The RNA shown here (c-di-GMP-I-GGC riboswitch aptamer) has 83 nucleotides and comes from Sulfurovum sp. Its Rfam family is "c-di-GMP-I-GGC riboswitch aptamer". Rfam links the family to the GO term cyclic-di-GMP binding. The coordinates come from a structure-prediction model, not an experiment, and the mean pLDDT is 76.
[in-house]
RNA sequence: UAUGCAAAUGCCACACCUGCUGUGAAGCAGGGUCGGAAAGCUAUGGGUCUUUUUAUCUUUUUAAGAUCGCCAGGCUGCCUUAA
Numbered sequence: 001u002a003u004g005c006a007a008a009u010g011c012c013a014c015a016c017c018u019g020c021u022g023u024g025a026a027g028c029a030g031g032g033u034c035g036g037a038a039a040g041c042u043a044u045g046g047g048u049c050u051u052u053u054u055a056u057c058u059u060u061u062u063a064a065g066a067u068c069g070c071c072a073g074g075c076u077g078c079c080u081u082a083a
Stems, first nucleotide, its partner, number of pairs: 001082002004079001011036002016031006034069001040075003044072003047067005
């Protein structure tokens, strides 16, 4: 520098359950283990979702948020294999 078939000194933890916080999307802690080679960090672009306002009549607009385990961009990094 490239690679991710197989593996783990190891790492994270979907659904679901319990408790707490929040109007809510969700978040945190514990259990759990569907999965992940960035499922580490970052709301920059798109997507999805929540709340509010306006107009209206069910979709659009304004504002504030949630999600990076939806996709892309940016920053950083472990292991394996090859050079």